[in-house]
RNA sequence: AAAGAUAAAGCUAAACCUGCUGCAAGGCAGGGGCGGAAAGCCGCGGGUCUUUAGAAAGAUAGCCGGGCUGCCUUAA
Numbered sequence: 001a002a003a004g005a006u007a008a009a010g011c012u013a014a015a016c017c018u019g020c021u022g023c024a025a026g027g028c029a030g031g032g033g034c035g036g037a038a039a040g041c042c043g044c045g046g047g048u049c050u051u052u053a054g055a056a057a058g059a060u061a062g063c064c065g066g067g068c069u070g071c072c073u074u075a076a
Stems, first nucleotide, its partner, number of pairs: 003073002011036002016031006034062001040068003044065003047060005
């Protein structure tokens, strides 16, 4: 540098349930564990969703792309 195993160590945590919070999409905490090799961080491009008559404002990084950073490795 590249790659990522029916392996090892560690990490994260969908649906659902409970509590708090937000008009909402959602967020946070506990339980839970479908998944994940960047499911770490950033709304920069697209998508989707919410509020709104609209303008616009917001949500989603576990939808895709992009940027930045990073752990492990005994198979190939």

Record summary:
This is a predicted structure of a 76-nucleotide RNA (c-di-GMP-I-GGC riboswitch aptamer) from a Desulfobulbaceae bacterium. Its Rfam family is "c-di-GMP-I-GGC riboswitch aptamer". Rfam links the family to the GO term cyclic-di-GMP binding. Its mean pLDDT, the model's own confidence on a scale to 100, is 84.